[in-house]
RNA sequence: GAUCCUGGCUCAGGAUGAACGCUAGCGGCAGGCCUAAUACAUGCAAGUCGAACGGUUGUAGCAAUACAAUAGUGGCGCACGGGUGCGUAACACGUAUAUAAUCUGCCCGUUACUGGGGGAUAACCUCUCGAAAGAGAGGCUAAUACCGCAUAAUAUUGAGGAUUGGCAUCAAUUUUCAAUUAAAACUUCGGUGGUAACGGAUGAGUAUGCGUCCCAUUAGCUAGUUGGUAGGGUCACGGCCUACCAAGGCGACGAUGGGUAGGGGGUCUGAGAGGAUGUCCCCCCACACUGGUACUGAGAUACGGACCAGACUCCUACGGGAGGCAGCAGUAGGGAAUAUUGGUCAAUGGAAGGAAUUCUGAACCAGCCAUGCCGCGUGCAGGAAGACGGCCCUCUGGGUUGUAAACUGCUUUUGGAAGGGAAGAAAUACACUAUGCGUGGUGGGUUGACGGUACCUUCAGAAUAAGCAUCGGCUAACUACGUGCCAGCAGCCGCGGUAAUACGUAGGAUGCAAGCGUUGUCCGGAUUUAUUGGGUUUAAAGGGUGCGUAGGCGGUUUAAUAAGUCAGGGGUAAAAGUCAGCAGCUUAACUGUUGAAGUGCCUUUGAUACUGUUAGACUAGAGUAAUGAGGAGGUAGUUGGAAUUUGUAGUGUAGCGGUGAAAUGCAUAGAUACUACAAAGAACACCGAUAGCGAAGGCAGAUUACUAUCCAUUAACUGACGCUGAGGCACGAAAGUGUGGGGAUCAAACAGGAUUAGAUACCCUGGUAGUCCGCACUGUAAACGAUGAAGACUCGAUGUUGGCGAUAGACAGCCAGCGUCCAAGCGAAAGCGCUAAGUCUUCCACCUGGGGAGUACGCCGGCAACGGUGAAACUCAAAGGAAUUGACGGGGGUCCGCACAAGCGGUGGAGCAUGUGGUUUAAUUCGAUGAUACGCGAGGAACCUUACCUGGGCUAGAAUGUGAGUGAAUUAUUCAGAGAUGGAUAAGUCUGCAAGGACACGAAACAAGGUGCUGCAUGGCUGUCGUCAGCUCGUGCCGUGAGGUGUUGGGUUAAGUCCCGCAACGAGCGCAACCCUUAUGUUUAGUUGCUAACAGGUCAAGCUGAGGACUCUAGACAGACUGCCUGCGUAAGCAGAGAGGAAGGAGAGGACGACGUCAAGUCAUCAUGGCCCUUACGCCCAGGGCUACACACGUGCUACAAUGGCUGAUACAGAGGGUUGCUACUUGGUAACAAGAUGCCAAUCUCAAAAAGUCAGUCUCAGUUCGGAUUGCGGGCUGCAACUCGCCCGUAUGAAGUUGGAAUCGCUAGUAAUCGCGCAUCAGCAAUGGCGCGGUGAAUACGUUCCCGGACCUUGUACACACCGCCCGUCAAGCCAUGGGAGUUGGGUGGACCUGAAGACAGUGGCUGUAAAAGGAGCUGUUAAGGGCAAAACCAGCGACUGGGGCUAAGUCGAAACAAGGUA
Repeated sequence: GAUCCUGGCUCAGGAUGAACGCUAGCGGCAGGCCUAAUACAUGCAAGUCGAACGGUUGUAGCAAUACAAUAGUGGCGCACGGGUGCGUAACACGUAUAUAAUCUGCCCGUUACUGGGGGAUAACCUCUCGAAAGAGAGGCUAAUACCGCAUAAUAUUGAGGAUUGGCAUCAAUUUUCAAUUAAAACUUCGGUGGUAACGGAUGAGUAUGCGUCCCAUUAGCUAGUUGGUAGGGUCACGGCCUACCAAGGCGACGAUGGGUAGGGGGUCUGAGAGGAUGUCCCCCCACACUGGUACUGAGAUACGGACCAGACUCCUACGGGAGGCAGCAGUAGGGAAUAUUGGUCAAUGGAAGGAAUUCUGAACCAGCCAUGCCGCGUGCAGGAAGACGGCCCUCUGGGUUGUAAACUGCUUUUGGAAGGGAAGAAAUACACUAUGCGUGGUGGGUUGACGGUACCUUCAGAAUAAGCAUCGGCUAACUACGUGCCAGCAGCCGCGGUAAUACGUAGGAUGCAAGCGUUGUCCGGAUUUAUUGGGUUUAAAGGGUGCGUAGGCGGUUUAAUAAGUCAGGGGUAAAAGUCAGCAGCUUAACUGUUGAAGUGCCUUUGAUACUGUUAGACUAGAGUAAUGAGGAGGUAGUUGGAAUUUGUAGUGUAGCGGUGAAAUGCAUAGAUACUACAAAGAACACCGAUAGCGAAGGCAGAUUACUAUCCAUUAACUGACGCUGAGGCACGAAAGUGUGGGGAUCAAACAGGAUUAGAUACCCUGGUAGUCCGCACUGUAAACGAUGAAGACUCGAUGUUGGCGAUAGACAGCCAGCGUCCAAGCGAAAGCGCUAAGUCUUCCACCUGGGGAGUACGCCGGCAACGGUGAAACUCAAAGGAAUUGACGGGGGUCCGCACAAGCGGUGGAGCAUGUGGUUUAAUUCGAUGAUACGCGAGGAACCUUACCUGGGCUAGAAUGUGAGUGAAUUAUUCAGAGAUGGAUAAGUCUGCAAGGACACGAAACAAGGUGCUGCAUGGCUGUCGUCAGCUCGUGCCGUGAGGUGUUGGGUUAAGUCCCGCAACGAGCGCAACCCUUAUGUUUAGUUGCUAACAGGUCAAGCUGAGGACUCUAGACAGACUGCCUGCGUAAGCAGAGAGGAAGGAGAGGACGACGUCAAGUCAUCAUGGCCCUUACGCCCAGGGCUACACACGUGCUACAAUGGCUGAUACAGAGGGUUGCUACUUGGUAACAAGAUGCCAAUCUCAAAAAGUCAGUCUCAGUUCGGAUUGCGGGCUGCAACUCGCCCGUAUGAAGUUGGAAUCGCUAGUAAUCGCGCAUCAGCAAUGGCGCGGUGAAUACGUUCCCGGACCUUGUACACACCGCCCGUCAAGCCAUGGGAGUUGGGUGGACCUGAAGACAGUGGCUGUAAAAGGAGCUGUUAAGGGCAAAACCAGCGACUGGGGCUAAGUCGAAACAAGGUA
């Protein structure tokens, strides 16, 4: 890297009271302060009745009177309607019940009554106080206002009787007696009203079962608390209240406390189960500036009433007063954000009224807002020169935009203009009529905010109307340019560092569309909290172990019951909503109507298998008993030998000890060693095991005592007595703690010695706690089988422990353990597999991404150390498991290679040559840089080359093609200039009959040119691993899969070469062979090669005739294959001085380089995309440079000498080259060379002399007769030209150097070493280089331990950019959240104490009042909001300083982990 799994993160869908960005034609239907229950200017939102009453005012009238209005008394209403969601976790809400414990105005039904009196009071008048609000005193008056009296019941109270029923108290019906209690009038005389009682309806109160959020880091709460008796109070039950008595009540099935929150119908989502939510509409509750309180009333503890307290605002004459938009509008503020100070009571509904009518910000309408849902439109048809323009491209052209446009025809929704024009309205009243009364019928007049709106008709005209987002994958849709890790994008993964489908713009495309995107929130996907529907060996997750409480679960059988369970019936489950049908708006949204559904609760009837309960029975579970056996089970004691250390004594002498090597240490004051004796403490060799015992931790010398347990057998006893087990209790290795002992060994800490860059380590020498014992704590471990306990079921094989069967040692079987291998099955796999991780049952424990963190805070435990419980902020997009292929390992095994070793010769030292780095320079052109750059590109830099520099010039350009046209081509001379270049002169007049052709010049134009950049955009070519033996495929098989098998294994080979075996069988690219050279022979051929025989001939010579025999040349063929023999081996094959053979096991050499690796090298061979330059980054020219020179490195040459140098003589090659050439020979010159001259386009002529060698001579170990650098002088050659900067010759000069440090290179046979020869390039040459050729011609290889590289198998891995990998911690820097913290600020809550308004209750009541009273003011007490005070707890903010944590491309120090990670 790929795979399977686990696991989180993210997206695609739907929804929204939404907001923001861009955009906007119309209509219908809905919705519209989610925040500050913040504060509110102004207006309106609850009045009405004259048919209850007395007045007053006005109008008409002469008046009586009538009509109208209404301040007050009185009645009804104001408890509805409307708003908001603060509070409330509660009988608040939902549902089902109860009320035999209750009330109910207006309304309905029934029954009865409505008799007769009285005294006040407001208004009004007079007066007083006050700024005002308002208040007070006196006087007159009315009522359906108020108060007695009469009558009175199915009312109430008391005392009885009877019947029926029920649910405990009791209820209903009936009956007797006694006592008490009522009324209001008005009237058109029809009635309306009033009183009492009973009943209904409606509404309300109260009680109860069940349901109803989070936190246990909230575990105990409670004093009227729980109950009783008596009383009070209430419409009503009740500790609701009071007195007394008792001591209860609630709580792990979560009390108490804290946080959050109105509840439901419903809504959104979802397959469903669920999850989330409670906006609009409906029901219920709560609230009305904050808190408390009552009054009135049928009903309130009262939104637009009252009283008190508080905060705030306003008025004030400072004395006092007034106010409450969470009603409708509206304002300010807050906020991302939410509308008009509109119209009308026409309809619906409400209040009052007999009614007309009045009131109604309820309601109906309109206005604003794309906030949502729904509908419509922005045109339709034809039309190809596929127009112009745009964009793209392979660019004379094509593609696309695109039938799109133009153009032609058609239509007219919407908008505009003109005209018409609704439904919603039925009434009430009034008249007539029917009627006993309600009421009905007929007639008839009036009433519309919306609104001249909806709708309809006509007219003209394509006319008035399209945007937004996206286009890398998920995810539908691609190109160009710009930008260049910048600017930016991004939901996740991730894009951007010069070829961006991801940024920005454009063209095009895709999606949706009057909207489109973004953001927020909810559900879904997520089986990612798993009831449906998950898991726990290794991924997160089994408690360390046992006993056991609550709880959960529980063997066989009989009967009863009917709680669970099942079935049927009944009630309820409001309406709206959802769903289905139908219907109404042109459709739809919307609305109406009918139905279904509502899995729930209650009730009733039945069923009885299962569960439960009750009663009885059983023995298979469990236990007891008897018999037998086992064991390092536990506790306490006794005892033994070996070893260690120490001490004493002896022997004895110089070391001992220790390590990789040492040192510290011990030792001449006698160590170590050896012997003897003694002491001490601790641990128990052998047996011993793959064994045994125990719940786990754990348990080992022997023996005694006590004690527990397991197993087997018997089937005598009990008769389900069982399993599990939250809390709880007990046990619990090592280390550690306290105390008291003990202390031999070992050994944290510590000291010293080493190692090291350092070494607070590993190693060594010492050494204290501790290690041991008693008692008491601690309570944790990788306490592991990483596997909870119990029960049942499900193939086999094998070993072993203790028993049974049996006389038994043989044998198979049974029970209980301990192991190994496996079937089915399971599992992601590894693996598990009767000792399950299989198939099931029961119970408990635990998990829900990684990090932060097992941390912080709190609480509990502990002497402490510390343990238990156990978060969050923040941060990441992963973390993780198993297996796979590679790579790697200071892992293992096997094998190979001049890899080491064995040898020979070098390099590294010197001088020079050459290349590179560096430096220098105007330039020193460029590239190549570990191996795989550096005598490399370059197989030839004086000019040229040449790309560099300086200077001088050219601009369609130096070259080529097309090309009108002109001219033969061409040659010579001359001037300026460094030259390029520019100018001048002269000669020349081609071929062909012609057309034309060859050649040269050549205007314009089109194609230039670039050794400029990118080898990381590329082709081609090349290097390297490596001539290493590997790399793959098809089919089959195995595996969920990556992948494996084949290719592994046993042999063998140079080789994945071959053989054998094998779930593989075959095949391909590589290996080998085929090709070339060379080694042998045959044959063919016989010149320029050869010459044996014959002949000629020369000083000599294949020189000549001739010959093909030989050598040779160059074609063909043969030959080598472990074929033969022996041995070994199954075979492949190996071995042999084997035979034969020229050659023997690949004969030698070459060419040939698999899949791939190194973003290896080359844009400067060439080609090429893109970018860049265009009077220059192109082109021409002269000169210079690439040749510089303090240095450093690589590759070479020559040497340092006697195996040598020099001089002379002399022998033997091969392969090449040659006409711009090689040149014999002759002459000149010491020579380089020159002048002549001949042969040769070559087996013919020539270069050409091969050299080392051999034979002589000389030198004699020296800086030399070695070595030749350097330099001087004189020459030669090439070339336009040798100054920078060529080679050669002669002569002179004669440097370093005496064999080369660390280190390092090549080579295994015709090889190394050594010797010369040739060729390419080339005018010449810096060539000592490169490529070839032959001559002479070795040494060594025991062997594979080690170094390097490679191959195969295996193993580990946290690596995969693959060890040049990965990765940890401190420190330093920045940012972020968080803990502690002296303190400080704020908040809510509870209790104690002080004070205490209004009101209520109780008492009193000297004042008022009356004939007497009742009652009241007042006073006192209780209760009590609020206020004050002190202490404490809790929660939150800030906080100097401080602790750790997280994050952040390239900081510091080390190197802890991953391989045996270098000390596992």

Small-subunit ribosomal RNA from a metagenome, 1464 nucleotides, folded computationally. Its Rfam family is "Bacterial small subunit ribosomal RNA". Its family is annotated with ribosome and structural constituent of ribosome in the Gene Ontology. The coordinates come from a structure-prediction model, not an experiment, and the mean pLDDT is 83. The RNAcentral record of the sequence draws on SILVA.